[in-house]
Molecule: RNase P RNA; transfer RNA
Organism: bacterium
RNA sequence: CAGGUCGGACAGGAAGCCGCCGGUGGCAUCAGGCCACGGGAGGAAAGUCCGGGCUCCACAGGACAGGGUGCCAGGUAACGCCCGGUCGGGGCAACCCGGAGGAAAGGGCAACAGAGAGCAGACCGCCAGGCGUGCCCAGCACGACCUCUCCGGCUCGGCCUUCGGGUCCCCGGAGGACGCUUCGGCGUCGGCAAGGGUGAAAGGGUGCGGCAAGAGCGCACCGGCGGCCCCGGCGACGGGGUCGGCCAGGCAACCCCCAUCCGGAGCAAGACCAGGUAGAGGAGCGCUUGAGGGCCGUCCGCCCGAGCUCCCGGGUUGGUCGCUUGAGCCCGUCGGCAACGGCGGGCCUAGAGGAAUGGCUUCCACCCCGCGAAGGGCGACCGACGCGGGGAACAGAACCCGGCUUACGGACGACCGGUGCC
RNA sequence: UGACCUGUGGCGCAAUUGGCAGCGCACCUGAUUCUGGUUCAGGGGGUUCCAGGUUCGAAUCCUGGCAGGUCAA
Numbered sequence: 001c002a003g004g005u006c007g008g009a010c011a012g013g014a015a016g017c018c019g020c021c022g023g024u025g026g027c028a029u030c031a032g033g034c035c036a037c038g039g040g041a042g043g044a045a046a047g048u049c050c051g052g053g054c055u056c057c058a059c060a061g062g063a064c065a066g067g068g069u070g071c072c073a074g075g076u077a078a079c080g081c082c083c084g085g086u087c088g089g090g091g092c093a094a095c096c097c098g099g100a101g102g103a104a105a106g107g108g109c110a111a112c113a114g115a116g117a118g119c120a121g122a123c124c125g126c127c128a129g130g131c132g133u134g135c136c137c138a139g140c141a142c143g144a145c146c147u148c149u150c151c152g153g154c155u156c157g158g159c160c161u162u163c164g165g166g167u168c169c170c171c172g173g174a175g176g177a178c179g180c181u182u183c184g185g186c187g188u189c190g191g192c193a194a195g196g197g198u199g200a201a202a203g204g205g206u207g208c209g210g211c212a213a214g215a216g217c218g219c220a221c222c223g224g225c226g227g228c229c230c231c232g233g234c235g236a237c238g239g240g241g242u243c244g245g246c247c248a249g250g251c252a253a254c255c256c257c258c259a260u261c262c263g264g265a266g267c268a269a270g271a272c273c274a275g276g277u278a279g280a281g282g283a284g285c286g287c288u289u290g291a292g293g294g295c296c297g298u299c300c301g302c303c304c305g306a307g308c309u310c311c312c313g314g315g316u317u318g319g320u321c322g323c324u325u326g327a328g329c330c331c332g333u334c335g336g337c338a339a340c341g342g343c344g345g346g347c348c349u350a351g352a353g354g355a356a357u358g359g360c361u362u363c364c365a366c367c368c369c370g371c372g373a374a375g376g377g378c379g380a381c382c383g384a385c386g387c388g389g390g391g392a393a394c395a396g397a398a399c400c401c402g403g404c405u406u407a408c409g410g411a412c413g414a415c416c417g418g419u420g421c422c
Numbered sequence: 423u424g425a426c427c428u429g430u431g432g433c434g435c436a437a438u439u440g441g442c443a444g445c446g447c448a449c450c451u452g453a454u455u456c457u458g459g460u461u462c463a464g465g466g467g468g469u470u471c472c473a474g475g476u477u478c479g480a481a482u483c484c485u486g487g488c489a490g491g492u493c494a495a
Stems, first nucleotide, its partner, number of pairs: 001418001003416005010409001012364007020040002023037005042394001046405002049403005054266004061300004066262005071085002074082002086100001087098004101257002106255002108251002123196002125192003129189005138181003148175006157168004204222006223247001225244008270321004279312001281311005292304003328347008366391007375382002423494007432447004441478001449465005471487005
């Protein structure tokens, strides 16, 4: 200098003027109002995704169903959160990520491709053997007949003759074919799973032996799994030894199994006050053989129970409490690696109800742009300072907390690897 | 404020134990016609609201977000 990782904090400041919502005090008062003092949004107030407080429903019952969570240990009111660790993964590193129980309980799924996809399979390929084999290759035999080709012969018979002879039948020899056998090939019955090929995935890896060819078929080493034992650790787990069978695939963010947790609804919960009104209206069900209700569903149990549901019609659209003192915040100290907890001291910090927390002006601080410019540099250029203009994020409490997630601004600190210079 | 539902071409909808994203209307081109419509033949068009994850594979399963809608005094 450029990049990355992590962490805690902040969320512009000051003054003046004009407003808004609560509180306290005073004045005045039918109601209303006036004055003074003091308070008045967030790290996420958001999404409503988890957990709890609080309130009501049998103080909260049983079983099933349903839903959540899921390495270990701790923290906590509780959690799916946080802290520390284990294992796995990513990164050169700082560091980060993990929904991380069970697939040798069971069911289910795996398109296409491929021979075969779940206790699999044989397309190409490799192979001792059995059977068959027209043609092809090699060997044997060449013997009885027939037939073909070639070579040699002319004793007998026929024909021709230039009278030397030639030729047919014939005789002798050789070859081919037929036959037999072997090897190879081919076909078939089989053996194999090393290699090729398909796929996201093909039932350990390397080497040696072995075999017809092969294969955990055997062996050695390595990986992984299971049982037992020892050591370290609270534990997850780690290290080591020994034995075993040769290897048991993936998905449980599919059903499921195991462990564990969950009663339901929500401040429009709930309670009180004031005021208004019309139900002899219509239909259905029920009155202890009990409708209906008791805040998800089913069954049981318990409680209330004389009304309930629909239609038509009428009234109201007020006030008060709940409401902000709370698992509260700050400081110190002690315990703990930490989350956090104990003790002591101090503080009170929004409570509206269509909803306040705002607007304007000036100055300062920050960032950007334009112009000018001391100065620096060989130079491109940088630039204190001055003037003018602009910007300043995400976002607004609504019963209250603890978390998570999402949105978002710049600055600071620590660390990591890289590059340049000294 | 609280409780819940939905999201697939331009519009309305499909897609089942996760396995090639389709249908109708609309749109475009050609033919038919003097022209338009109808009809016939052919065709294009999708980040399945977005991001991440599980899986060999996601419209579908999981998590977070965004948008729209419904109900309750």